[in-house]
Background:
Predicted 3D model of a 348-nucleotide part of an RNA (small-subunit ribosomal RNA, central domain) from an uncultured bacterium.

Context: one part of a larger RNA
RNA sequence: UUGGGCGUAAAGGGCGUGUAGGCGGAUAUAUAAGCCUGGUGUAAAAGGCUUCGGCUCAACCGGAGUUGGGCGCUGGGAACUGUAUGUCUAGAGUACAGGAGGGGGAGUUGGAAUUCCUGGUGUAGGGGUGAAAUCUGUAGAUAUCAGGAAGAACACCGGUGGCGAAAGCGAACUCCUGGCCUGUUACUGACGCUGAGGCGCGAAAGCGUGGGGAGCGAACAGGAUUAGAUACCCUGGUAGUCCACGCUGUAAACGAUGUGCACUGGGUGUUGGUUCUAUGAAGGAUCAGUGCCGUAGCUAACGCGAUAAGUGCACCGCCUGGGGAGUAUGCUCGCAAGGGUGAAACUC
Numbered sequence: 001u002u003g004g005g006c007g008u009a010a011a012g013g014g015c016g017u018g019u020a021g022g023c024g025g026a027u028a029u030a031u032a033a034g035c036c037u038g039g040u041g042u043a044a045a046a047g048g049c050u051u052c053g054g055c056u057c058a059a060c061c062g063g064a065g066u067u068g069g070g071c072g073c074u075g076g077g078a079a080c081u082g083u084a085u086g087u088c089u090a091g092a093g094u095a096c097a098g099g100a101g102g103g104g105g106a107g108u109u110g111g112a113a114u115u116c117c118u119g120g121u122g123u124a125g126g127g128g129u130g131a132a133a134u135c136u137g138u139a140g141a142u143a144u145c146a147g148g149a150a151g152a153a154c155a156c157c158g159g160u161g162g163c164g165a166a167a168g169c170g171a172a173c174u175c176c177u178g179g180c181c182u183g184u185u186a187c188u189g190a191c192g193c194u195g196a197g198g199c200g201c202g203a204a205a206g207c208g209u210g211g212g213g214a215g216c217g218a219a220c221a222g223g224a225u226u227a228g229a230u231a232c233c234c235u236g237g238u239a240g241u242c243c244a245c246g247c248u249g250u251a252a253a254c255g256a257u258g259u260g261c262a263c264u265g266g267g268u269g270u271u272g273g274u275u276c277u278a279u280g281a282a283g284g285a286u287c288a289g290u291g292c293c294g295u296a297g298c299u300a301a302c303g304c305g306a307u308a309a310g311u312g313c314a315c316c317g318c319c320u321g322g323g324g325a326g327u328a329u330g331c332u333c334g335c336a337a338g339g340g341u342g343a344a345a346c347u348c
Stems, first nucleotide, its partner, number of pairs: 004319003007302002012316001014201004021194003025088007033081002035077005048066007091191001092188004096183004103177007110154001114150008125136002162169002206247006215241002220236004258315006266293012297304002321348003330341004
């Protein structure tokens, strides 16, 4: 490279947006670049194939025949692709009328709990565990009542329920703001799909500066356990967890399943609409999600099965035995930690 693959065997980029590129709906006309095809001349040598022969055979070599490829000149065709022009509405989008939502950002407010402080009542324990001890308490704890302060998280509702591209999002209210769904008509008229680079977003931990610090809690200290115990358990406890701004750019970033489109039996839940028949919650149809079970089919099996891992198409990413190794080196990004790209020797 060809071929084959990527749920679990190696393999889907963490997610989007979008440049180049690739691919692209219906119809008419033109064109003839791709495409199909006729004729003519030519097609060295080597090589290939076939046959015969020569080195003891073979590789190799020689002769003869033949095929394929390549090149030039000149015509024809118009289905498909391309190109140009015109038209269309089934893709895509806009307007209008409704709808659901923890989608995002900012601000304000709230109650429960926790800890701490002050005061009252009250007395000998409290706490913790498998059992204990460290710890705490007569300088009055724990418990209980009242008042105050602080920070963080929002019980019930809450649901294989909702929203978001993913990461993720949950008290209430206000403001700003993105997307989605349904309906019917009107409008634009292929404006589309994918997307190497690029750009943006991106949990937790971590980093920088400045705040904040209730609870929890790496590190650390002590108590236990144990043969030991640098752990599991307990008592403390610093970074951190929280906020603002900036950086980092990684995760089992998972559905371990790229995105888009089309097609292919059903059953049963559920969310948000529309519509029809009834009208007491019901039933039917349909659209968009989200679950379970299963037909054909697929699969090594497990399983998947209209939310495909089925049947096809378009485009991107990735894989090629295990270890060495996501290491070394170079380049590049980063304040650093480290990230991205990414081998080989050797070995089995």
Source information
The coordinates come from a structure-prediction model, not an experiment, and the mean pLDDT is 82.